[in-house]
Parts: sequence; C1' cells; structure tokens
RNA sequence: CGAACGUCGCAGGGGUGCCUGCCUGAUCCGUACAGGGGUCAAGCAGGCUGAGACACACCCUUUGAACCUGAACUGGGUCAUGCCAGCGGAGGAAGCGAUGCAGGCACCGGC
Repeated sequence: CGAACGUCGCAGGGGUGCCUGCCUGAUCCGUACAGGGGUCAAGCAGGCUGAGACACACCCUUUGAACCUGAACUGGGUCAUGCCAGCGGAGGAAGCGAUGCAGGCACCGGC
C1' cells in the first nucleotide's frame, strides 16, 4: 500500500396503490322553496397484494431487480389495482471512514 471477506461507526436512497361501507365537505344534475342522484377529496372501519400501502416501521446503498423511466406499454387474471407474467441484466439509481486479515513494496538491524 492493501483485493476479497469480517466487524464497527456515521451517512445516504426509496415506495405507499386498489376495492367496499359509513360520515363530512366541495361540486354538478334534477326537483315542487321536497324526498333524490352523479363525481371528487379528507376522516373512520373492513377487505386485496406485498418486507412495507404512513409505519419510533420496512426495504435498499455500486456484489446496486430497493426504487425510478419506458408506461395512459403488452398478455393473462381480478369486484378492482403498478394482482401475476412479459418488457429485463433494457436505461437510470443512493457510500464513505475506521479496524482485523492474505499478499506486495520500501527501509533498518542480525546471520
């Protein structure tokens, strides 16, 4: 100096969708100054997949399928969905330090 590997420290990256019910609000339609209906959003409860669907959690950090893009993609399936498969080892994507250790190099001393 130091590969791989181990240990420790600190740091960083990422996703949060779908369905049903209740309630509230916004908005639209309709109506007889009525009952009503549609859409969207928040909250609560339940259900689906998953490690994770807002969790003092979970997953991932170049040995990088964590995650993003393509993608309002393609095929299958589902009440529905980024549910499954393909796309696809395609493109992108977040790490440094300390220490142990194989080995190498240099210097010093001895024979």